This is a predicted structure of a 69-nucleotide RNA (transfer RNA) from Shewanella hanedai. The RNAcentral record of the sequence draws on MGnify. The source organism's lineage runs through Bacteria, Pseudomonadota, Alteromonadales, Shewanellaceae and Shewanella.

[in-house]
């Protein structure tokens, strides 16, 4: 130089700014003699870190850090 960073894991969503969605995992309930399984609810992330713009920012704008090529 060029690419990524987003729940516990894994991806979406940044093009074009509107209060973050899925998928397995978690918790509880009910069914099941008990594993497993099925259904139903629910808990968790304010988007690597810092500033700026904007009414508003995961998304744009600078700088910095961490991987990776």
């Nucleotide at each position: 130089g060029g690419a990524u960073a987003u729940g516990g894991c894994c991806u979406a969503g940044u093009c074009c700014g509107g209060u973050a969605a899925g998928g397995c995992g978690c918790u509880u309930g009910u069914c099941u003699g008990g594993g497993g399984g099925a259904c139903a609810a629910g808990a968790g992330a304010u988007c690597g870190c810092a500033g700026g713009u904007u009414c508003a920012a995961a998304u744009c704008c600078u700088g910095c850090u961490a991987u990776c090529c």